The RNA shown here (Lysine riboswitch aptamer) has 172 nucleotides and comes from Mediterraneibacter hominis. Model confidence (mean pLDDT): 79 of 100.
[in-house]
RNA sequence: AACGUAGAUAGAGGUUGCAUUUUUCAUCAGUAGGAUGCCGGAUGUUUCAGGGACAGAAGAAGACAUUCAAAAGGGAAAGAUGCCGAAAGACUAGGCUGCCUGACAUUUUAGUCUUGGGCAUGGCGUGAAAAACGACAUGACUGUCAUCGCAGGAUGGAGGGCUAUCUGAUUU
Repeated sequence: AACGUAGAUAGAGGUUGCAUUUUUCAUCAGUAGGAUGCCGGAUGUUUCAGGGACAGAAGAAGACAUUCAAAAGGGAAAGAUGCCGAAAGACUAGGCUGCCUGACAUUUUAGUCUUGGGCAUGGCGUGAAAAACGACAUGACUGUCAUCGCAGGAUGGAGGGCUAUCUGAUUU
């Protein structure tokens, strides 16, 4: 000096980049549930099944009337913190919780796989919901790299990527 192999450091993407958290507000909802009265007349509660426990003729479930009356999850705004596989999801295995067992569900740990990012539309699922979220499909937009073109652009790839710097390896 070349090469671009390995590592380290620092960065970029952004029509709300990602996640967590605090406060306020609306919704949830005049709902769940409680109390009283009356009707009713034997079951009801605990996620489902089996078992158990509790309540019940001193009146179960359910209906009506009056009255009291939430909360969580999800959402919006403002702020704080950590970051750029930030993070999200699927599957497998294990743990915690739900009275016990099994199933299921919430949550958590590890492994494997998928996704560059946000947006819109569609049906499916979750959800009180015409909100929002999740996965899938489609569409354009956008950032990055490669190839072609050199004028606008076109095609394709994936974040273990891309850019910058430094160090080591290799060759001369």